[in-house]
Bacterial RNase P class A from a Planctomycetota bacterium, 380 nucleotides, folded computationally.
The organism belongs to Planctomycetota, within Bacteria.
Rfam family: Bacterial RNase P class A. Gene Ontology terms of the family: ribonuclease P activity, tRNA processing and dimeric ribonuclease P complex. By type it is a ribozyme.
Model confidence (mean pLDDT): 76 of 100.
RNA sequence: CGAGAGGAACAGGCGACCGCCCUCCGCUCUCCGGAGCGGGGGGAGGAAAGUCCGAUCUCCACAGGGCAGGGUGCUGGGUAACGCCCAGGAGCCGCGAGGCUACGGAAAGUGCAACAGAGAGCAGACCGCCGCGCCGCGAGGCUCGCCUGGCGGCGCGGUAAGGGUGAAACGGUGCGGUAAGAGCGCACCAGCGGCGGGGGCGACUCCGCCGGCUCGGUAAACCCCACCUGGAGAAAGACCAAAUAGGGGAGGAUGAUCCGGCCCGGAUCGCCAGGACUCCCGGGUAGGUCGUUCGAGGUCGGCCGCAAGGCCGAUCCCAGAUCAAUGGCCGCCGCCCGCCGAGCGCGGGAACAGAAGUCGGCUUACGUUCCUCUCGGGAA
Numbered sequence: 001c002g003a004g005a006g007g008a009a010c011a012g013g014c015g016a017c018c019g020c021c022c023u024c025c026g027c028u029c030u031c032c033g034g035a036g037c038g039g040g041g042g043g044a045g046g047a048a049a050g051u052c053c054g055a056u057c058u059c060c061a062c063a064g065g066g067c068a069g070g071g072u073g074c075u076g077g078g079u080a081a082c083g084c085c086c087a088g089g090a091g092c093c094g095c096g097a098g099g100c101u102a103c104g105g106a107a108a109g110u111g112c113a114a115c116a117g118a119g120a121g122c123a124g125a126c127c128g129c130c131g132c133g134c135c136g137c138g139a140g141g142c143u144c145g146c147c148u149g150g151c152g153g154c155g156c157g158g159u160a161a162g163g164g165u166g167a168a169a170c171g172g173u174g175c176g177g178u179a180a181g182a183g184c185g186c187a188c189c190a191g192c193g194g195c196g197g198g199g200g201c202g203a204c205u206c207c208g209c210c211g212g213c214u215c216g217g218u219a220a221a222c223c224c225c226a227c228c229u230g231g232a233g234a235a236a237g238a239c240c241a242a243a244u245a246g247g248g249g250a251g252g253a254u255g256a257u258c259c260g261g262c263c264c265g266g267a268u269c270g271c272c273a274g275g276a277c278u279c280c281c282g283g284g285u286a287g288g289u290c291g292u293u294c295g296a297g298g299u300c301g302g303c304c305g306c307a308a309g310g311c312c313g314a315u316c317c318c319a320g321a322u323c324a325a326u327g328g329c330c331g332c333c334g335c336c337c338g339c340c341g342a343g344c345g346c347g348g349g350a351a352c353a354g355a356a357g358u359c360g361g362c363u364u365a366c367g368u369u370c371c372u373c374u375c376g377g378g379a380a
Stems, first nucleotide, its partner, number of pairs: 001376010012333004017328002020043010045352001049363002052361005057233004069229005074088005089103001090101004104224002109222002111218002126163002128159010139148004171189006190214001192211008237290004247281005258275002260272003263266001297316008335349005340343001
């Protein structure tokens, strides 16, 4: 210098002016609900995002047990909990620093495997190799009728070494063996199972002996095993509560006023009892308040732990809007890029994105800087 691996930090700074939201103090006004003015303090994020997990909180449901459904799935630890995190084991990838993994069970059962290929699940014979038979064509030998051997074709049988197909073809290498072959036999290796021993809390690992010789893959396919598991979500839910309309009660009613109903209908005001009207009660809506921001909280220090994290002490209060505030503009400085006239010059640029009950995670989006490490090249 180039190419990478792992991790950390920041999210431009300071000042002035004009605003917006919350809160505290003071003053003034008030219809007592609040309003105005002045001053102080606070005002987005590492992801506030996706809403994918786990909790908290709230309401609904709920005898006990089982089934179904859903989820998780190596070991140990952390945590309020988790499908998260840390450490480790195994497998795979990378020359390496390192990275990835739903990583229980396929000798319970069922299923699946495109294309190619002879054959793909109690597998199979296309080429090849070997044996026998028949036919054809040459060659050699001689006692002339046979013998020996070759090539080609067909048929029957053997074989699974070799070729070929495939992601995968029923262990690998060598020697023996055979007509040719084959775990057919043997040795070594790999794998599986059993037994014994060493290390580790454990996953697992190392070593020795024995066995039959070998058993395919797939469970983010059904399934089996172990463990976990009610539902809905802040538009949860609780409280206060207007106008209008409607509901209930009392008065009106010792039925005299108005409206209504009944009787061929009064005269001394026939009878009924509904409404108007007045007062009270209760439900819901609009609206308002709470939930709602002090919390498994942040920062610093000490101790324990490889770490995730835990314990103790000190210290801090750090947005709470509800049609929804967190903005605009100016100056100086810092960072990056370009240009030349090379100057404290000029011009340009600075990502992803914004709270909405609150935490713990994961995932996704994204700018810059720094640290450690690996591989390769060059120079001294």